Context: one part of a larger RNA
RNA sequence: UGACGGGGGCCCGCACAAGCAGUGGAUUAUGUGGUUUAAUUCGAAGCAACGCGAAGAACCUUACCAGGUCUUGACAUCGUGCGCAUAGUAUAGAGAUAUAUGAAGCCCUUCGGGGCGCAUAGACAGGUGGUGCAUGGUUGUCGUCGUCAGCUGUCGUGAGAUGUUGGGUUAAGUCCCGCAACGAGCGCAACCCUUACGAUUAGUUGCCACAGUUGGGCACUCUAAUAGGACUGCCGUUGACAAAACGGAGGAAGGUGGGGAUGACGUCAAAUCAUCAUGCCCCUUAUGUCCUGGGCUACACACGUAAUACAAUGGCUGGUAACAAAGUGACGCAAAACGGCGACGUCAAGCAAAUCACAAAAGCCCGUCCCAGUUCGGAUUGUAGUCUGCAACUCGCCUACAUGAAGCUGGAAUUGCUAGUAAUCGCGAAUCAGAAUGUCGCGGUGAAUACGUUCCCGGGCCUUGUACA
Numbered sequence: 001u002g003a004c005g006g007g008g009g010c011c012c013g014c015a016c017a018a019g020c021a022g023u024g025g026a027u028u029a030u031g032u033g034g035u036u037u038a039a040u041u042c043g044a045a046g047c048a049a050c051g052c053g054a055a056g057a058a059c060c061u062u063a064c065c066a067g068g069u070c071u072u073g074a075c076a077u078c079g080u081g082c083g084c085a086u087a088g089u090a091u092a093g094a095g096a097u098a099u100a101u102g103a104a105g106c107c108c109u110u111c112g113g114g115g116c117g118c119a120u121a122g123a124c125a126g127g128u129g130g131u132g133c134a135u136g137g138u139u140g141u142c143g144u145c146g147u148c149a150g151c152u153g154u155c156g157u158g159a160g161a162u163g164u165u166g167g168g169u170u171a172a173g174u175c176c177c178g179c180a181a182c183g184a185g186c187g188c189a190a191c192c193c194u195u196a197c198g199a200u201u202a203g204u205u206g207c208c209a210c211a212g213u214u215g216g217g218c219a220c221u222c223u224a225a226u227a228g229g230a231c232u233g234c235c236g237u238u239g240a241c242a243a244a245a246c247g248g249a250g251g252a253a254g255g256u257g258g259g260g261a262u263g264a265c266g267u268c269a270a271a272u273c274a275u276c277a278u279g280c281c282c283c284u285u286a287u288g289u290c291c292u293g294g295g296c297u298a299c300a301c302a303c304g305u306a307a308u309a310c311a312a313u314g315g316c317u318g319g320u321a322a323c324a325a326a327g328u329g330a331c332g333c334a335a336a337a338c339g340g341c342g343a344c345g346u347c348a349a350g351c352a353a354a355u356c357a358c359a360a361a362a363g364c365c366c367g368u369c370c371c372a373g374u375u376c377g378g379a380u381u382g383u384a385g386u387c388u389g390c391a392a393c394u395c396g397c398c399u400a401c402a403u404g405a406a407g408c409u410g411g412a413a414u415u416g417c418u419a420g421u422a423a424u425c426g427c428g429a430a431u432c433a434g435a436a437u438g439u440c441g442c443g444g445u446g447a448a449u450a451c452g453u454u455c456c457c458g459g460g461c462c463u464u465g466u467a468c469a
Base pairs, nucleotide, nucleotide: 001469002468003466004465005464007463008462009461010460011459012458013457015453016452019417020416021415022414023413026308027307028306029305030304031303032302033301034299035298042053043052064294065293066292067291068290070288073124077123078122079120080119081118082117083116092101094099106115107114108113126283127282129281130280131279135277136276137272138271139270140268142266148185152181153162154161155160166177167176168175192260193259194258195257197228199226200225201224202223203222206218207217208216231254234248235247236246237245238244310410314369315368316367319364320363327358328357329356332351333350337346338345339344376407381402382401383400384399385398387396423445424444425443426442427441428440429439
């Protein structure tokens, strides 16, 4: 000087407290461990691994296993030779395919040649092989915490200190005052996006009126561009005549208005050689390459994360053209009509979309059930189907009928959340042929509680002690 203390002081945070909803019990989904296996590819490991890489494993993917192939190679450059059929393509029989065999069989040209292909010798290719403790790049984390560091000066023999401490204040090393310091830097804040308000400009595909057509209007809704608006600016009180705090006015909005993007110096030899790049090491008729089938989907069990429930604030049958936002659509979205109990099918209007389509649910009203393992709950299983796709056996989603398991609110323990939040309700998108209870977004309905900082956890500043460096 740091680090640490079951030392002290001050302060903050859903850290506790006050509340609401959960997890831990059940079933299922999913990830992991373990076990099993020919293989169950690899990585991730307290917080900061475990619905993580994977925004989607039937084949492919795929790296794993079994079997079958190839050896200058699936891919690149170079040399030599050959060629205008020998390659591609189509086709025949063989094979699980890869592939091997047989027959028919080029393009451009300035006529020099070029493209393309085959054969061959090697240089080499190739490696999701090893090392993230050789590395770059990228990322997590403390933490959006308020810190971190340098120059000059001064002090100290020196390591260092000062500045950065002190008195106030702030979300903030934010600002004010003081001070052997002065003036600066990275961070903080602001500048950016979005949301909340009106104004101006613009007016189709939007909006308005019209039964409809032709057509009309741009006030309103909305869209999207421009500036405006909020700055403790104004008033009062407190304060040190400061910074600021508290209250008030006006205002759509009030004290960083709400949300996002933005992550300092560094820490963890943190993560990644399997995104990519890359040193060194290793393989080179194989640790490379192609293919078929299997596996990544196994299953006494344990853990994490979710979904659905255990019901009456509910379930069910109908009715009410009830009411969104944000998106997506041509290898597409598909209305209407018709067929089917249904998944869906047939036909097909419109729409490269403010025009057309995908397309709401909880809610409200009427009826029914009457507290039961039930008209709760839906696992599991059987049968029959639908769709995608060469192909749903291993191993897909969905539908109908039948079946109707556990479960009556969950021990110790433990998580999230302070407002349009929690909770609850549906909708969309990426990936994607098909395959979400996951992820990322969107809106609808919409709470309770916060006395406070004694305690638990994490963090910041000052100070004190020293089995530590």

RNAcentral holds the full RNA, with entries from ENA and SILVA. Predicted 3D model of a 469-nucleotide part of an RNA (small-subunit ribosomal RNA, 3' major domain) from an uncultured bacterium.